[in-house]
RNA sequence: GCCCCGAUAGUUCAACGGAUAGAACGGCUCCCUUCUAAGGAGUAAAUGAGGGUUCAAUUCCUUCUCGGGGUA
Repeated sequence: GCCCCGAUAGUUCAACGGAUAGAACGGCUCCCUUCUAAGGAGUAAAUGAGGGUUCAAUUCCUUCUCGGGGUA
C1' cells in the first nucleotide's frame, strides 16, 4: 500500500429500516440493618465525525478518524 472486521451508558454486550435505543455489572439516592455486606425500591448515563439514500437510519451507501486481523 491493498483486503477484511469493529466503534452504542463508566465497563461488557443487545437492538427486521419504524418501540421511550435495552440488559448485566458499576455510579448516585432512599429503605432495611446497631454498623458493614447482602437484599429491596428508585434514578442518571450512550449510537466515533462529516456527507448521502429514505416518509423514517444504531441499522443501508460513502469519506475520514481510531482499534484489531490478514497479505507482498

Notes:
Predicted 3D model of a 72-nucleotide RNA (transfer RNA) from Candidatus Wolfebacteria bacterium GWA1_42_9. Model confidence (mean pLDDT): 80 of 100. Its Rfam family is "tRNA". The family's RNA type in Rfam is transfer RNA. From the family's description: Transfer RNA (tRNA) molecules are approximately 80 nucleotides in length.